[in-house]
RNA sequence: GGGGCUGUAGCUUAACGGUAAAGCGCUCGCGCUUAACACCCGAGAGAUGCGGGUUCGAUCCCCGUCAGCUCCA
Numbered sequence: 001g002g003g004g005c006u007g008u009a010g011c012u013u014a015a016c017g018g019u020a021a022a023g024c025g026c027u028c029g030c031g032c033u034u035a036a037c038a039c040c041c042g043a044g045a046g047a048u049g050c051g052g053g054u055u056c057g058a059u060c061c062c063c064g065u066c067a068g069c070u071c072c073a
Base pairs, nucleotide, nucleotide: 001072002071003070004069005068006067007066010024011023012022013021018056026044027043028042029041031039049065050064051063052062053061
């Protein structure tokens, strides 16, 4: 320098082009406990690497770019 794969919440993973979901973690509350921690239950906050394009509509398709892994030279 060129090819391929990957990039979604703090972490690990989902998601036919149609209003982005789960587990763990985090916050709040109920219950339990003498009380607190822990635990059960309920509720809540939190994300599509970045910039464009196509489309009524993009995590998904196209272009560029960045980062990681890998192969070739």